[in-house]
RNA sequence: ACCUUAUCAAGAGAGGCAGAGGGACUGGCCCUAUGACGCCCGGCAACCGCUAGUAUGACUAGUAUGGUGCCAAAUCCAACAAAGCAGCGAUGCUUUGAGAGAUGAGGG
Numbered sequence: 001a002c003c004u005u006a007u008c009a010a011g012a013g014a015g016g017c018a019g020a021g022g023g024a025c026u027g028g029c030c031c032u033a034u035g036a037c038g039c040c041c042g043g044c045a046a047c048c049g050c051u052a053g054u055a056u057g058a059c060u061a062g063u064a065u066g067g068u069g070c071c072a073a074a075u076c077c078a079a080c081a082a083a084g085c086a087g088c089g090a091u092g093c094u095u096u097g098a099g100a101g102a103u104g105a106g107g108g
C1' cells in the first nucleotide's frame, strides 16, 4: 500500500511568524491582502492511555502527566441507489442506504 472496526450536525484565540493561494478529487458554493493555507503559542475534545467500579472478549464514571486528533461552513453541499412528495414532462425537494474521504485503535 492494503484489511478490520468505531466515530464524523457539539466544541475550540480579536495572539505571534509568514506572505498566496485554500476548502482531498469532480461539479458547485465558499474562505482569502480587513492576511487565508501553513508553522508556533494557545485552546477543544476524550480515540488510545491512566484511575475507579461493575453487568468483565465488555460497559459505566472520572482524569488530561503521556500517544494521536481537531480548532470557517454537517465530512461545506452534491456526486451512486432506493423510497416518498411535487410536476404533463424535463426536473426539483425530502428521507434512508451505499460509495468516497478524514481521524483513532488493531492487523499487515
Stems, first nucleotide, its partner, number of pairs: 002107007013041001015040003021031003026078003042071003047067002049063006075100001080097007